[in-house]
RNA sequence: UUCUUAUCAAGAGAAGCGGAGGGAACUGGCCCUGUGAAGCUUCAGCAACCAGCCGGAAAUCGGCCAGGUGCUAAAUCCAGCGAAUUGAGUAUUCAAUUCGGCAGAUAAGAA
Numbered sequence: 001u002u003c004u005u006a007u008c009a010a011g012a013g014a015a016g017c018g019g020a021g022g023g024a025a026c027u028g029g030c031c032c033u034g035u036g037a038a039g040c041u042u043c044a045g046c047a048a049c050c051a052g053c054c055g056g057a058a059a060u061c062g063g064c065c066a067g068g069u070g071c072u073a074a075a076u077c078c079a080g081c082g083a084a085u086u087g088a089g090u091a092u093u094c095a096a097u098u099c100g101g102c103a104g105a106u107a108a109g110a111a
Stems, first nucleotide, its partner, number of pairs: 001111008013043005021032003026080004044072003049068002052064004076103001081100008
């Protein structure tokens, strides 16, 4: 880097350095930000994917733990493609809701 599987409306921030951007990318929205963005460091916290331990005949089961990751504004901030339903319009269409898809993130495995 690619592929596979699972999950993604829950949860959890302070300090120091830094000094203007940030919310993955593009577009459109909407937000955060000199009352200090990104990034780095320290400490703290959340969760429980993997590992470990216990129970169980076993499970895609239950519990413990916190070693390897991950995470700590807003649903993955929202939409983009398609379908269904409802509503508006003479109509091309538009809007709302739901579901699916695309893309992405994280974990584990494989190449």
Predicted 3D model of a 111-nucleotide RNA (SAM riboswitch aptamer (S box leader)) from Geobacillus thermodenitrificans. Its mean pLDDT, the model's own confidence on a scale to 100, is 87.